[in-house]
RNA sequence: GCCCCUAUAGCUCAGCGGUAGAGCUGCAGACUUUUAAUCUGUAGGUCCAGGGUUCGAAUCCCUGUGGGGGUA
Numbered sequence: 001g002c003c004c005c006u007a008u009a010g011c012u013c014a015g016c017g018g019u020a021g022a023g024c025u026g027c028a029g030a031c032u033u034u035u036a037a038u039c040u041g042u043a044g045g046u047c048c049a050g051g052g053u054u055c056g057a058a059u060c061c062c063u064g065u066g067g068g069g070g071u072a
Stems, first nucleotide, its partner, number of pairs: 001071007010024004018055001026042005048064005
C1' cells in the first nucleotide's frame, strides 16, 4: 500500500428497515442482629463522525476516523 472484521449504557454483548434491549455494575427498598447472598424496583445510550437512499435507518449505500486481523 491492498483486503477483511469491528465501533450500541460505566463494562461485556444482543438487536439484520417500524418505540434501543439483556447480563454485570451503580442507586433505592425487602429479608437479616449486621455484612454477604437472595429478591423487587430504578437510573443510565444523539447507536464513532459526516453525507445519501427511504414514509421511516443502530440496521442499507458512500466517505472519513479509532481499534483488531491478513497479505507483500

Annotation
The prediction has a mean pLDDT of 82. Transfer RNA from a Propionibacteriaceae bacterium, 72 nucleotides, folded computationally. It matches the Rfam family "tRNA". It is annotated as a transfer RNA. Its family is annotated with triplet codon-amino acid adaptor activity in the Gene Ontology.